[in-house]
Molecule: transfer RNA
Organism: uncultured Hyphomonas sp.
RNA sequence: CGCGGUAGCUCAGUGGUAGAGCGCAUCAUUGGUAAUGAUGAGGCCGGGAGUUCAAUUCUCCCUCGCGG
Numbered sequence: 001c002g003c004g005g006u007a008g009c010u011c012a013g014u015g016g017u018a019g020a021g022c023g024c025a026u027c028a029u030u031g032g033u034a035a036u037g038a039u040g041a042g043g044c045c046g047g048g049a050g051u052u053c054a055a056u057u058c059u060c061c062c063u064c065g066c067g068g
Stems, first nucleotide, its partner, number of pairs: 001067005008022004016053001024040005046062005
């Protein structure tokens, strides 16, 4: 100096009360597992401040990780 920190994990989301896949729970199905289907839980978006009617999103500082 550049990129990144969003659910247990991997990642979307570039201003209007946050989503997916996998995983987890319950139910259905099966003689029983697995697979499959349905439903559901789970996130103060790394911390603070600023701008704005409104910030995960824009600006600044701090912090952690990766690269130069």